The RNA shown here (transfer RNA) has 73 nucleotides and comes from Mesorhabditis spiculigera. Its Rfam family is "tRNA". Rfam classes the family as a transfer RNA. NCBI's taxonomy places the organism under Eukaryota, Opisthokonta, Rhabditomorpha, Rhabditidae, Mesorhabditis.
RNA sequence: GGCCUCGUGGUGUAGUGGUUAUCACGUUCGCUUUACACGCGAAAGGUCGCCGGUUCGAUCCCGGCCGGGGUCA
Repeated sequence: GGCCUCGUGGUGUAGUGGUUAUCACGUUCGCUUUACACGCGAAAGGUCGCCGGUUCGAUCCCGGCCGGGGUCA
C1' cells in the first nucleotide's frame, strides 16, 4: 500500500429504510433481612465513530476519513 471485517449507554451485545433503539451485566433507589448476599420492583444512563450523499424519511443504503482486528505483498 491492496482486500476483508468490525465500530450501538460504563462493559458485552441484538436490531431493522418508518413514530418512544433491544437484552444482559454493572450503577442508583425502594421492598425483603438483625445485617449482608440472593431475590423482587423501579430509575438514571446512547451525538448508533466522524463528514458528505441517496431518500419524504438513514442506526440501517452509498462514498470518503478515523480507529481496532485479520489477510496478501